[in-house]
């Protein structure tokens, strides 16, 4: 002291404030009267895995969810959301101003954020060991 190897650890974040009231407990012969309920609807708030590039949820590229296959196993394939404008700059859909937009699958009153597969996988990061020479 570069590569192959192999082992460790590490490796996702968010409901604060109102409004409604499906559905429901009580009381009451009933009318009705009172009290409970959404982090999912409705204002509003909030949050953003990983490499790569001028720093980027929204470019590119990849992991996650799902779908087909197939193995002892590790796997193969597919599907995979969303951004404009102005400014500085050699350079930025990236910074810096200003408005926008996106979020798997199940469950439950319709869920990016609550629960739940998951003490799971994971792109990956950082270490150590080994080593041509």
């Nucleotide at each position: 002291a570069a590569a192959a190897u192999u082992c460790u650890u590490c490796g996702g974040g968010g409901c604060a404030g109102g409004g409604u009231g499906a559905c429901u407990g009580c009381a009451g012969c009933a009318a009705u009267g009172u009290g409970g309920a959404a982090u999912u609807c409705c204002c509003u708030a909030c949050c953003g895995g990983c490499g790569g590039u001028a720093g980027a949820g929204u470019c590119c590229g990849c992991g996650a969810c799902c779908c087909g296959c197939g193995u002892g196993a590790g796997g193969c394939g597919g599907c995979u959301g969303a951004u404009c404008c102005g400014g500085u700059g050699u350079g930025a859909u990236u910074c810096c101003g200003g408005a926008a937009c996106c979020g798997a699958c199940a469950g439950u009153a319709u869920a990016g954020u609550c629960u739940g597969g998951a003490u799971g996988a994971g792109a990956g990061a950082a270490g150590a060991a080994a080593g041509a020479c």
FMN riboswitch aptamer (RFN element), 133 nucleotides, folded computationally.
The sequence was found by an Rfam model in a public genome assembly.
Its Rfam family is "FMN riboswitch aptamer (RFN element)". Rfam describes the family as follows. The RFN element is a highly conserved domain that is found frequently in the 5'-untranslated regions of prokaryotic mRNAs that encode for flavin mononucleotide (FMN) biosynthesis and transport proteins.
The prediction has a mean pLDDT of 84.